[in-house]
Molecule: small-subunit ribosomal RNA
Organism: uncultured bacterium
RNA sequence: AGAGUUUGAUCCUGGCUCAGGAUGAACGCUGGCGGCGUGCCUAACACAUGCAAGUCGAACGAAGCACUUACAGCAGAUCUUUUCGGAGUGAAGCAGUUUGUGACUUAGUGGCGGACGGGUGAGUAACGCGUGGGUAACCUGCCUUACACAGGGGGAUAACAGUUAGAAAUGACUGCUAAUACCGCAUAAGCGCACAGCAUCGCAUGGUGCAGUGUGAAAAGCCUUAACGGUGUAAGAUGGACCCGCGUCUGAUUAGCUAGUUGGCAGGGUAACGGCCUACCAAGGCGACGAUCAGUAGCCGGCCUGAGAGGUUGAACGGCCACAUUGGGACUGAGACACGGCCCAGACUCCUACGGGAGGCAGCAGUGGGGAAUAUUGCACAAUGGGCGGAAGCCUGAUGCAGCGAUGCCGCGUGGAGGAAGAAGGUUUUCGGAUUGUAAACUCCUGAUCUGAGGGACGAUAAUGACGGUACCUCAGGAGAAAGCUCCGGCUAACUACGUGCCAGCAGCCGCGGUAAUACGUAGGGAGCGAGCGUUGUCCGGAAUUACUGGGUGUAAAGGGUGCGUAGGCGGGUUUGCAAGUCAGAUGUGAAAUGCCGGGGCUCAACCCCGGAGCUGCAUUUGAAACUGCAGAUCUUGAGUGAGGUAGAGGUAAGCGGAAUUCCUAGUGUAGCGGUGAAAUGCGUAGAUAUUAGGAGGAACAUCGGUGGCGAAGGCGGCUUACUGGGCCUUUACUGACGCUGAGGCACGAAAGCGUGGGGAGCAAACAGGAUUAGAUACCCUGGUAGUCCACGCAGUAAACGAUGAUAACUAACCGUUGGCGAUAGACAGUCAGUGGCCAAGCGAAAGCGAUAAGUUAUCCACCUGGGGAGUACGACCGCAAGGUUGAAACUCAAAGGAAUUGACGGGGGCCCGCACAAGCGGUGGAGCAUGUGGUUUAAUUCGAUGAUACGCGAGGAACCUUACCCGGGCUCGAACGGUGCAGGAAGAGAUCCAGAGAUGGUGACGUCCCUUCGGGGACCUGUAUCGAGGUGCUGCAUGGUUGUCGUCAGCUCGUGCCGUGAGGUGUCGGCUUAAGUGCCAUAACGAGCGCAACCCUUACCUUCAGUUGCCAGCGGGUUAAGCCGGGGACUCUGGAGGGACUGCCAGCGUAAGCUGAGAGGAAGGUGGGGAUGACGUCAAAUCAGCACGGCCCUUACGUCCGGGGCGACACACGUGUUACAAUGGGGGAUACAGAGGGUAGCUACCCGGCGACGGGAUGCCAAUCUCGAAAGUCCUUCUCAGUUCGGAUCGGAGUCUGCAACUCGACUCCGUGAAGUUGGAUUCGCUAGUAAUCGCGCAUCAGCCAUGGCGCGGUGAAUACGUUCCCGGGCCUUGUACUCACCGCCCGUCA
Repeated sequence: AGAGUUUGAUCCUGGCUCAGGAUGAACGCUGGCGGCGUGCCUAACACAUGCAAGUCGAACGAAGCACUUACAGCAGAUCUUUUCGGAGUGAAGCAGUUUGUGACUUAGUGGCGGACGGGUGAGUAACGCGUGGGUAACCUGCCUUACACAGGGGGAUAACAGUUAGAAAUGACUGCUAAUACCGCAUAAGCGCACAGCAUCGCAUGGUGCAGUGUGAAAAGCCUUAACGGUGUAAGAUGGACCCGCGUCUGAUUAGCUAGUUGGCAGGGUAACGGCCUACCAAGGCGACGAUCAGUAGCCGGCCUGAGAGGUUGAACGGCCACAUUGGGACUGAGACACGGCCCAGACUCCUACGGGAGGCAGCAGUGGGGAAUAUUGCACAAUGGGCGGAAGCCUGAUGCAGCGAUGCCGCGUGGAGGAAGAAGGUUUUCGGAUUGUAAACUCCUGAUCUGAGGGACGAUAAUGACGGUACCUCAGGAGAAAGCUCCGGCUAACUACGUGCCAGCAGCCGCGGUAAUACGUAGGGAGCGAGCGUUGUCCGGAAUUACUGGGUGUAAAGGGUGCGUAGGCGGGUUUGCAAGUCAGAUGUGAAAUGCCGGGGCUCAACCCCGGAGCUGCAUUUGAAACUGCAGAUCUUGAGUGAGGUAGAGGUAAGCGGAAUUCCUAGUGUAGCGGUGAAAUGCGUAGAUAUUAGGAGGAACAUCGGUGGCGAAGGCGGCUUACUGGGCCUUUACUGACGCUGAGGCACGAAAGCGUGGGGAGCAAACAGGAUUAGAUACCCUGGUAGUCCACGCAGUAAACGAUGAUAACUAACCGUUGGCGAUAGACAGUCAGUGGCCAAGCGAAAGCGAUAAGUUAUCCACCUGGGGAGUACGACCGCAAGGUUGAAACUCAAAGGAAUUGACGGGGGCCCGCACAAGCGGUGGAGCAUGUGGUUUAAUUCGAUGAUACGCGAGGAACCUUACCCGGGCUCGAACGGUGCAGGAAGAGAUCCAGAGAUGGUGACGUCCCUUCGGGGACCUGUAUCGAGGUGCUGCAUGGUUGUCGUCAGCUCGUGCCGUGAGGUGUCGGCUUAAGUGCCAUAACGAGCGCAACCCUUACCUUCAGUUGCCAGCGGGUUAAGCCGGGGACUCUGGAGGGACUGCCAGCGUAAGCUGAGAGGAAGGUGGGGAUGACGUCAAAUCAGCACGGCCCUUACGUCCGGGGCGACACACGUGUUACAAUGGGGGAUACAGAGGGUAGCUACCCGGCGACGGGAUGCCAAUCUCGAAAGUCCUUCUCAGUUCGGAUCGGAGUCUGCAACUCGACUCCGUGAAGUUGGAUUCGCUAGUAAUCGCGCAUCAGCCAUGGCGCGGUGAAUACGUUCCCGGGCCUUGUACUCACCGCCCGUCA
């Protein structure tokens, strides 16, 4: 940074799509480790359970516990004494009372905190948020500072005790008691309030200070050692409240909203201002700079993207706001209208003894549900912070950590080095190889991760560690446990094989797949990324595709139908001032985090920390004064006015005129008129049309008339008058920027239409009739009503177009024209305002525009943003209605479109050609037969060819063979050939015989090669095995080669140059000419190539050479005759070489090329006739069955051999031929003349036999020698117009020939039979001269022949062409096109 996609190709417009980045993501496949982040986007759905806000005994009473003092009691250790009975002593212990202590516990009173922290984004379009200000209109617990103070009283009440209600929650009553709980009184430095005063300050209300009078309000103690508290005032800090400027989504198919509404006065209320609330008064307030209404939405720092400007977004982190099941309310308090407080109401859930109660996870976990989707009912208060407390401490799901999830970012690894027999395997192959690939194996190493063991932190500088025996370090072990995903037609890096066969499937767009798919599936290989990779969703980008930066509007989407004009926007020259915009400096702010730069810390990075710059903004202030603005002054050129002229279908109204149509009356007059492509309907003998005269009525104004005029547009056309608008020119007297544009608004606005009333000649929707037509609700004709006309009103649209908004300025020429001015003898030239043509620069995608811009600039308005749906629906407004204006979406397509280019096409045009038509001759189509095809039939009727360009075509010859088809019988290395191994054998000619339909099987006589080291080997044959076979099986749409056709038409191209953005054009066009792109002239073209022509063959004339098998004039011989013989080269002829024809000559025309001429000459004259020769290309034309060949398919058969059958069928249809229908003929007899070919498995003279086909003999000829051989013609005769003496089909009989064999299925001969047919509908074919027509002859194939076919040959031998209007085909130029598969196109509607 671009790319793909509209077209046959091009340029443009324009949409769609892709490559990039991002993500709280999800899904698919896969998954080794660690660090740091992050994790209900949906149901602000419902919630079990546990925890998340307590703390203070140094405020208080009380209770309990522990210790303790004292008392008495029980008890009786121990000791003393003893007469051993006892007496005294009285300890520990026990229970009670009492004193005191506790730095023990706490239900209650009391204090502080539950307004923080944590969650969520429902609501909110708002002073909610952001930013900057204000409060002289405010509050502030705890904290800090300063000053002052705390005197003396009082009455209660929880707890507790008792009684009592209730299931419970929870109470009720009676009695006792304390306080830092509550309430008076005193005091008042200072404070509040009221009143009046002084000073000073301010942006208004007003503030501040000072002094005075009156009045009002305080306090709490606990402890006694300090400490901790309490009250008042002032200040600070912190936190809040309110107000204001600016900014903050979409919809006008939401245009009007508003009664506490807007303001005032008074009062109330509040911390405080305020309609915040109340009463009264006024009628205001907001709104096109978008009110109100509706929809959507928490806002921001920032995040993502982008070059930027922007666009999107608002998870996590941070600030603000709002909310806490839904709605409402207040209480307490410094602070709440309060997430884990209260009351009420609603919904829901739970408990209940049915009377009544309890609850609120949008706190942390967790559950259900919803969903594509989002985690543990974890540990700890060790750290950071918070609440309470004097403190120890307690509490803290805030927080710190851990767990789960590849959810994201970052880092590391899955090994490293060596290793070619380039292994095996896989894939592929042209079979040689190539590739996988140093990849593996193998050898030597290493240890990030892993496992085991040991040590062991920072985080806390005393103690205290959840994390955690964690991070990290050391040692040992061992390559072991760790790679996938997507893609490979183009965009876009990466290709082959197989499978599939418009199926299965792919696809982001274009598009792949119908038998050779780099696009489907698989495999091999490759490309990319990598613990991830793809897909999907969303956002930005690319997209200058909403264009501020940075777009457009004549034809692609887009200029309003036109004017006037409101708001608004923009605005001439000079000068002075101000300083709103503008510019510069300074100051404040722009939180932190993020981003950028520079450093630093985790091994690096992600991450974290520090510093800096920045945060493009807002505000304040100081300055500048060029530009804009504002204010003042002034000017005349913009604009307007005046004066003098001037042109005009400008408008409105009234009047007048002639021509014409129609109608009426009268006359003349008679049978038609009218109308059309042709007709008919219609009118007319009741007198039309025509014609003459008179009259009526309506509408429109010929000629002049003109890219002439006027008007804003629509539009305006006989003449006159009245009224009236605007323009232009000249002048420069006046005003002094008064201007331009113009959303809404107002007005005008063709035709058709509507309403009311007139009018109505012509014309004429609708309608009727007649034609046309398959139909004809049309075009044509005859009629004809609304309407067209007038007046008034409505409607408000048009291809209302120059498809081009208005205004102003500037930018070459040339040629017309209208109106004026000026000038002149006149012409020419000049100037202003219009109206046209052609062009410069420039613009434009091009075509084109080009001073009347679509050029260069400025201002304002309107409009556009892919095609269809659709100018449709709904809504609103307007309208009597018709309808108009405004104006979507769902859905659907990948285009739709503009201009130009090449072709093709046109029932477009021009020019030209062709047996194309016309003029002629003969045919086809009717009949019989032959042949091919379709169809049908069949076991098979093998296959192909199918408009022209298939159909007597492949086939130049199907009885078997051919033969590919069918039936049946056989073979499987095979019917042919090659290589190799083994076995046997010379080879053969494998005889002969048998079975069989044959193929085939059996039998197997005879026979025995060469070399030799005697083992064997070679050549050949047979058998067997194997490698190669074979296939007329498929694909002519995989191909080669060949062929048909356009078309023997005159075209098709290239190089260089030039033109065009380009496709492309030019050349190759134009004029003339030609059979011809043949040539000449002209020319931004100059040349060239393939075609044309010529060169080649043949034919027509001549010369020369040669002379056998051809010829015979002269000479000789000779025959019944005959070049028969000797000879000859004269002639014919044969076949070699030449000549000849070139518009060369003449005349006319023409620049020339060339044309014309019954011209001359010549055998031939303008290409002499014929042939060969077929440009670039078209038809996916034909052929895989002539041949070759890729791929696919069959392999005891789709190969091959044999017998028989079929290709020859037959209701029918078509093509091509043949024979006829007769007298220009048929029959009979006589008789003449070719050319080109063929011939030894042949042609055969001649003779004989047969009516004949032919047979039997025999001769010549491998051919200018022999042979095959003419017919029509000519002469004579017969037939006499008929189904015939025409015609010969068919059938019967008898034969001949070929052949192994003529049944299916040959040809020919003879005898007999004697069908249709009497010239052929529509139609259609060939032919322009030795042609058509007609007559026979030959050849190939071939044993024979279904040949009437094909290819050749000669004989006889015409007619006609005015001409190019028409049909068909073609060539060139031009024009239109929405066609390019190219009119057999494209495409619309209806129906299925």